[in-house]
Molecule: c-di-GMP-I riboswitch aptamer
Organism: Actinomycetota bacterium
RNA sequence: UCCCGAUAAAGGCACCCCCGCCGCGAGGCGGGUCCGCAAAGCCAAGGGUCUCGACAAGAGAUAGCCCGGCUACCGAA
Numbered sequence: 001u002c003c004c005g006a007u008a009a010a011g012g013c014a015c016c017c018c019c020g021c022c023g024c025g026a027g028g029c030g031g032g033u034c035c036g037c038a039a040a041g042c043c044a045a046g047g048g049u050c051u052c053g054a055c056a057a058g059a060g061a062u063a064g065c066c067c068g069g070c071u072a073c074c075g076a077a
Stems, first nucleotide, its partner, number of pairs: 004075002012037002017032006035064001041070003046066002048062005
């Protein structure tokens, strides 16, 4: 350095649900909560799923569905 990931330490994120705001919607943002996560950090290029639309064209959502790319804390075996 790479792989790897512990009944390790420190720190981090936050499903569902509730409240507020935004959006036609999928959903997003903030607060509470804490199911879980070693990239549950970032990226919608590929596949999947979902929404609007009319089943089309088209436009969107999801990175906590998978794959891929980029970056990163800690250090037992």